[in-house]
Predicted 3D model of a 534-nucleotide part of an RNA (large-subunit ribosomal RNA, domain I) from a Bacteroidota bacterium. Its mean pLDDT, the model's own confidence on a scale to 100, is 83.
Context: one part of a larger RNA
Order: sequence, then structure tokens, then C1' cells
RNA sequence: CGUAUGGCGAAUGCCUUGGCUCUCAAAGGCGAUGAAGGACGUGAUAAGCUGCGAUAAGCUACGGUUAGAGGCAAAUACUCAUUAUACCCGUAGAUUUCCGAAUGGGGCAACCCUAUUAGUUGAAGACUAAUAAUCCGAAAGGAAGCAAACCCGGAGAACUGAAACAUCUAAGUACCCGGAGGAAGAGAAAACAAUUAAGUGAUUCCCUAAGUAGUGGCGAGCGAAAGGGGAAUAGCCCAAACCAUGAUCGUUAAGGCGAUUAUGGGGUUGUAGGACUACAAUAUUGACUGUGUUUUUGAAGUGGAAUCUUCUGGAAAGUUGAGCAAUAUAGGGUGAUAGCCCCGUACACGAAUCAAAAGCACUACAUAGUAGUAUCCUGAGUACCGCGAGGUCGGAGACGCCUUGUGGGAAUCCACCAGCACCAUCUGGUAAGGCUAAAUACUCUUGAGAGACCGAUAGUGAACUAGUACUGUGAAGGAAAGGUGAAAAGAACCGCGAAUAGCGGAGUGAAAUAGAACCUGAAACCAUACGCUU
Repeated sequence: CGUAUGGCGAAUGCCUUGGCUCUCAAAGGCGAUGAAGGACGUGAUAAGCUGCGAUAAGCUACGGUUAGAGGCAAAUACUCAUUAUACCCGUAGAUUUCCGAAUGGGGCAACCCUAUUAGUUGAAGACUAAUAAUCCGAAAGGAAGCAAACCCGGAGAACUGAAACAUCUAAGUACCCGGAGGAAGAGAAAACAAUUAAGUGAUUCCCUAAGUAGUGGCGAGCGAAAGGGGAAUAGCCCAAACCAUGAUCGUUAAGGCGAUUAUGGGGUUGUAGGACUACAAUAUUGACUGUGUUUUUGAAGUGGAAUCUUCUGGAAAGUUGAGCAAUAUAGGGUGAUAGCCCCGUACACGAAUCAAAAGCACUACAUAGUAGUAUCCUGAGUACCGCGAGGUCGGAGACGCCUUGUGGGAAUCCACCAGCACCAUCUGGUAAGGCUAAAUACUCUUGAGAGACCGAUAGUGAACUAGUACUGUGAAGGAAAGGUGAAAAGAACCGCGAAUAGCGGAGUGAAAUAGAACCUGAAACCAUACGCUU
């Protein structure tokens, strides 16, 4: 060095209990009636996980299903049950130690200490039960704390890019704080549009317009809107004028009048509308309060078609021959590859109890007209302007529009605002109060399903007692670890041995070089035997 046989080793192949990414539905909260999360207990034997709470792997009722059952999880003992009170599943209850918002006071969480009332007791410094925190509210009552993303608001970086860097970018991103909902926010024009006198008609989302118009140390970059096409559609309520009532105050000799305030009626818009005056009327519609009722769906379940044989084999589902079912040939299991063996599947059914949705009936609530135009009302430190900022595609620009820190400061329908400086005309609208479903965003979670996704160094960090073991004062960091066999049939008995090590027989099995350090079992590395070579 080669060949062979082994050892060690764990790759590879095959497998999948677990993951990953989505789809369609559901749900979108839990909590002082004490949550989320824990500590400590709890089993005949009980360390871990799971369940549960001194009624402690459980108690009660109802419903379902049942011949076995006492979780993972074997074993022994002991029980429960066997045709309706086992176990199991669903629904509704009971119990639910201590900590934790933690709330009687304290505290180094799971511990310590107290007051009042009632009770136990001969009595007590003992025991049992209830009550005792703070804030808001007149009271009733409410709040707090937790939770994955989505949403709104406040506050707000830097690395980076610009091949350096300062305006700029990253980016209103990350991080922090506050708040809400199943969605949030926005929302019924002081809106767009159009210049020759066209048109649209709340908001939101998607496609487009468009990488266009623009902006920009005109660098890097940033970057609309109208319009068009779709999704979904829904509109309303106050303030005021005016009227009435109550209260308080002022005034008057009295009747009364005036002011303020509260409540009720009234009223809600641009073709201006309303009050007011004069007539008329009880209809219609609704985005919906409560009750009743019906239906459907969900939360356990029920029925559910059709096959035998030959050969090989340890085993038939393979093979041979002959059949059958199919609104069911989805899928999984069974000793190899099964429509007809099992579970299922298509389809058809099902609730004592609980929940949801829809419809119907009644009911609560809201909702309407005509004419006249003298007078009154129609949101003020507001609009607007100066200065300083921010938003927008717009970095101060010729810079409109929106928001507002600061200083000034209107008009009141013969009015006011806008149409990208400004002016005129024209056109569109009516600010300074409020509400509003759907189309849209998300997934801690539940059910059903899918994958030219992974297959144990992959896929979640975690297929296993995994946020475990372990590390760190701490914040925090954070693993490794799957596979006997169809079935334990898991090797009685004998021998060697110090042996409960290991091995040889025997036995099981298809196989034991499948023997628990267990499927397959590569290489590196080691050993033995033989051969070749120096």
C1' cells in the first nucleotide's frame, strides 16, 4: 500500500408527531363578581408535564354516547361500571388557598401586623366570618391593571445616502408617552372645475392619470392632484331669532316691566333658509328602543353503499380469476401498494341547555306643505393682515390654500369666502358647533381547508419535561436531544466472570450485524488476518 473482517463514528436514504406561508369563516377582548401571570398545594404509590384548588387528575344538574374506566404512563394494589347515575363529550352551575391592578396597614411578591361588627369560649394576647385603599360622581354607579398586530394623537433621533459635508436624505422612520375600537380615522362643500360662459356633486379604498406636473447644494433625491375606471353607498342633529315655564336679582304705589340663568317648544340653509304673519295637515319614511314570535346557523352527536379467491410471502392491501358500490375512487389506518377490512367520505338527520343572525307583528323615537317679505336671526378675539413656524409635490419662491405661536383686528345677506401673487369681471360656495353605517387595515385567538413550503445542522429558539437545562449581580443570553419490532413476542434457563459489567449458549422473531448505546449505517480514525513492497 492492497484485500477481507470487525470496531468507532455518525453522514446519507426513508419516515413524521412539529413547524412555515396562505385561503374562507368565526371572534375581536379579559379585569374589583379580583384579570393576565404566578407561588404553594392536590394522586394508594408521584420527581416532571397536564388537570384541578382544602369540595383540590376533581363536585352538581341536564343532554349525548357508551362497555369498559381510574391523564401523559408502564407496573402492583385497590376501586368504579357492564343496559343505563362508570369513564368520556357538550351546556349550565358550585368550589376556586396565597401573591398579583392588589385595594384594611406594612412588605425583601406568594409573607407580617391591625381595627370594627357578629360568633365560638369559663376566659383570652386564640380561632371563624364579614367589612375597612384611592380617584370621579349629589346619588346610583364608574375608573384602575393586562393584551399580538392594526388605528388616532403628543414628542421625536442617528447610522446611512449625497461616493467628504453643512441645506437636503434616511424620516415624521425607529424608540418613548397618551387614548380608543372591532375596526380606527375621514365625512355631507365658505369643495372641485371651467374660461366662453361646459360640467361634477360627502368620505374612504383599489387601478390609472404618472415616475407625469412639479420640487431639488436643480446634487443625491423627493414627488402630487384634477380627470377616467371600479368597490361601497346615507344622510342627519344643534347654536341663534321667536314662544312658554321656573328660579334669582333690579324696579314700580299696584298691575306689571326689565336683566341673568335653567328647562321645554321652535328651527337648521345658498335657487339662500328660518323666525314672524296668513292658510293647510296627521300622511309617509327611517340608519331603530323594547317585547313577543318564527326560521336558520353554531356549541355534543346519529345513520351512512359495496369481495371473495389462487400464488408468493413472516404478514396480502401485491399477483391470478371472477364480482360489486359509487350524490361515497377526499384522506388516514390495518404485518408490503385496500373504493368494497376499520375510521371516515357523498348525502341525510340531531339539542334538555346556551349563543348568534335574519324575518314578521306591536311598540318607543325621529321625520313633511303653500303664500307674503317691513322687522329680527344664521357660530368673534373668529375671518383677515404683519412677524415667526409647520403641512402640501412646492427647500421663501411671483406663493396661493390649510394649521397656529405672537401683535393688530372686520363685515352681518345691498353680506362674506374661494377659484395658486394681486385687481376687475364671471363662476362656485356659506367658515369660525356636532354626529354618521358600508367599501379599508390587522390577527394574540377558534374552526375548516390549501401548498411546484421544510423534513430533525432543515422547519419556530423549541417535533422530546423548551424559553427547559445552563450562563450572567442584573437587563439579558440560551442549547443539545426524534426512529427496536407487525406485535415486547424486551431474551425463561445454563455457562464464563468479583459483577446488577460484558460475553457465550438456549429461546423469541421474517430478520437479533433489529437486543434496548436498538431502521439504514458513508467517510475520517482504530484493530485483526492475509498478500505485496522498501